[in-house]
Context: one part of a larger RNA
Parts: sequence; C1' cells; structure tokens
RNA sequence: CCACAUUUAAGGAACUCGGCAAAAUACCUCCGUAAGUUCGCGAGAAGGAGGCCCCGUUUGGACGCAAGUCUAAGCGGGGGGCACAAACCAGGGGGUGGCGACUGUUUACUAAAAACACAGGGCUCUGCGAAGUCGUAAGACGACGUAUAGGGUCUGACGCCUGCCCGGUGCCUGAAGGUUAAAAGGAGGAGUGCAAGCUCCGAAUUGAAGCCCAGGUAAACGGCGGCCGUAACUAUAACGGUCCUAAGGUAGCGAAAUUCCUUGUCGGGUAAGUUCCGACCUGCACGAAUGGCGUAACGACUUCCCCGCUGUCUCAAAUGUGGACUCA
Repeated sequence: CCACAUUUAAGGAACUCGGCAAAAUACCUCCGUAAGUUCGCGAGAAGGAGGCCCCGUUUGGACGCAAGUCUAAGCGGGGGGCACAAACCAGGGGGUGGCGACUGUUUACUAAAAACACAGGGCUCUGCGAAGUCGUAAGACGACGUAUAGGGUCUGACGCCUGCCCGGUGCCUGAAGGUUAAAAGGAGGAGUGCAAGCUCCGAAUUGAAGCCCAGGUAAACGGCGGCCGUAACUAUAACGGUCCUAAGGUAGCGAAAUUCCUUGUCGGGUAAGUUCCGACCUGCACGAAUGGCGUAACGACUUCCCCGCUGUCUCAAAUGUGGACUCA
C1' cells in the first nucleotide's frame, strides 16, 4: 500500500450525479394510529410502554383416588447488573409529484423498466366441409368447439369521457353505364392452284374480374388553417371582414417523460434551489382507444423534501486477519 472486518472526540450528508456504501430500525404483549379511499384498505401507519430473577397471592384449564404435575391470564412486594426480545436471528420511517391500475413476464452472460402481458373495452372476419393456419396432396389443427363460439387487430382495472373531417389511401356496397383479355364471330381481303380446295390476314358484334364511376365507412391508415381591423386610459379583442380547406383541434390537460427561446414569469420550500411542488398560457412541436384527463391500492421503477442514523464527509486515526513488501 491492498482486501475483509471492528472502533472513534466534536459535528451529522457539509460527501456525492445521487445518502452509493455503512449505520440505524428489528421479536412478543399492551396502548395508540392521519390524510385519502374503489370502504376492502391505508396499517406493523406514525408514536409510546413493558419484557430478567425471587417471594406472596387471585381466578381458571388438563391429568390424577390423592399427594401433586403440567399449563393460561392477572395482582401485590422485593433484588441485582453497564446492559433483561442481554448471543444468533430479526421492518428504518414520513411527506409530495411522474409513469404503469394491480399479482405476473422479459434482454440465460452489461438493460427488470415507464417495456411485454393482463382482466375490461371496441372494430372486423367466420353459418360449419366455418374463417384462419400447416401441407404439392391426402390430411391435420381450429374443435370431438358452433356466433355467450373461433380467428385477426387496436386499446389496456376503475371513474368521467371519447369532438370535427370520407378530399387522399384502404375496406365494404352497387343487376346501370364506360374501358377491357383469352375466346366466340366472321363483313371483307391476300397467297397458291385449271379447279375443288389449302394456307393466312381480318372489320363490326358478343366477352369476366379489375379499373373508371356512384354511395358508405375514422375505437380503418390518417388529417384537424392564414391575414387584417375593431371597446370612452392603455392593453386585449366577446365582434367584423377576407382568403383557403375534406374539415380547421371540441372537452380536458399544458414550460409537461412533450417548451427551442428558457434557469420563461409569479408563488412555496432553502440563509442561498438550472432540480422539485402550485399556478399562469406566449402549446417552437399536448389532445381524446396511435386513447384524453383523473384515480384508492400496488412498485428491487423514477423526481424532490423531512425525521432518525451514521467515517459519505470536515479529516483522518487505531486495531485485528490475510496478502503485498524486506530478509532468510
């Protein structure tokens, strides 16, 4: 010097990206327990007290003929120790946001999560030799099921809700019409031959799906505007004009896991706060099942704060064990 342990005056997070690590808490009985809430929870909330040994005593229980043995719950008095859940073992707690409802699942060997799944919700296909899937096929699964079933896809408990747009793309419907392949058709024509014929070219006309066309459909893919003026302080614009569009973003939320400018501005917390919480709205570039906004409970998730606690630190020291190191 290194590793693993133990201890440390005063302070107690000043350390650090961050209390990482360590310390602290820990058991049983009794008391006591807030907001919130889906009334189940939250909750071991939080916060307290007692616990060893001896003597006496009360009420029980089991067994026993009895003496008595074992055992439960108390009451009173006393004793010793630094220490009585005496070792080992054995929750730190509280507050506030974000995300995900939850228990689960996942990158075997750098990611456990806010990702996946989930119950619940919607759309859509499928009438049974089902749709769908595997296979060249036979055949099989679906299913020894039958629309309260099965497949696909999106969303993701629950509560309140889910606005406008069908112009584009997709899908669905449509006995008309247009276009149109092979095929049918065969007016007419060509070659050759003496001819019969043979070999070709070929107009009109009849031809399916598809496409065009006409509708529908957004919990289908998706989309959801500019400019100018206006109120008796100023400012702002309920109001008006105009252009464009398929329609111009509704409710709710909003500097947000989304805000560039930005450490926005105001308030709170600190002596001091680019983080945090509450507001404002000027949303570069939120927004409604690519779900919007809330939400008790839950989380080895994540942000911020507080109490306790500590060698994380001020600032380092000592000891133990094993290495390294020196000598042999």

A computed fold for a 328-nucleotide part of an RNA from uncultured Litoreibacter sp., annotated as large-subunit ribosomal RNA, domain IV. Its Rfam family is "Bacterial large subunit ribosomal RNA". The coordinates come from a structure-prediction model, not an experiment, and the mean pLDDT is 89. The source organism's lineage runs through Bacteria, Pseudomonadati, Pseudomonadota, Rhodobacterales and Litoreibacter.